Model confidence (mean pLDDT): 80 of 100. A computed fold for a 132-nucleotide RNA from Actinopolyspora erythraea, annotated as FMN riboswitch aptamer (RFN element). Of the family's consensus pairs, 97% are formed in the model. Its Rfam family is "FMN riboswitch aptamer (RFN element)". From the family's description: The RFN element is a highly conserved domain that is found frequently in the 5'-untranslated regions of prokaryotic mRNAs that encode for flavin mononucleotide (FMN) biosynthesis and transport proteins. The sequence is in RNAcentral, with records from Ribocentre.

[in-house]
RNA sequence: GUGCGCUCCGGGGCUCGGUGAAAGUCCGAACCGGCGGUCACAGUCCGCGAACCGCGUCCCACCCCUGGUGGGCCGGCCGAUCCGGUGAGACUCCGGAACCGACGGUGAAAGUCCGGAUGGGAGGAAGCGCAC
Numbered sequence: 001g002u003g004c005g006c007u008c009c010g011g012g013g014c015u016c017g018g019u020g021a022a023a024g025u026c027c028g029a030a031c032c033g034g035c036g037g038u039c040a041c042a043g044u045c046c047g048c049g050a051a052c053c054g055c056g057u058c059c060c061a062c063c064c065c066u067g068g069u070g071g072g073c074c075g076g077c078c079g080a081u082c083c084g085g086u087g088a089g090a091c092u093c094c095g096g097a098a099c100c101g102a103c104g105g106u107g108a109a110a111g112u113c114c115g116g117a118u119g120g121g122a123g124g125a126a127g128c129g130c131a132c
Stems, first nucleotide, its partner, number of pairs: 001132007008124002016028003030112002032101002034048004043099002052076003056073001058072006081097005103115003
């Protein structure tokens, strides 16, 4: 130095008013923004993760074994931005105006409440062990 393993870390947000029998779900206003990348700092650019889906000649575990459940891998799906300014360089900064947000639940429709989740996770930072 490289590879493998272990340990640790790894998502924020409804204050106020209105209607109503009932709303943190509707209406007015408010608030929030994971990870890597990028000539320069990104919710909206490029890519990734989570969630959701599966007629998958695949792999593993378990069970009540023509099958089922869970996990892995693979595949699918996967939201939203413009204008002006500065500059060598910005859809990233400054000014302005916009827009977006899984699934299930709920006295009434949820980015913000509850739940799967004391889960998973892109990845991050050192340290330790083993091998070369």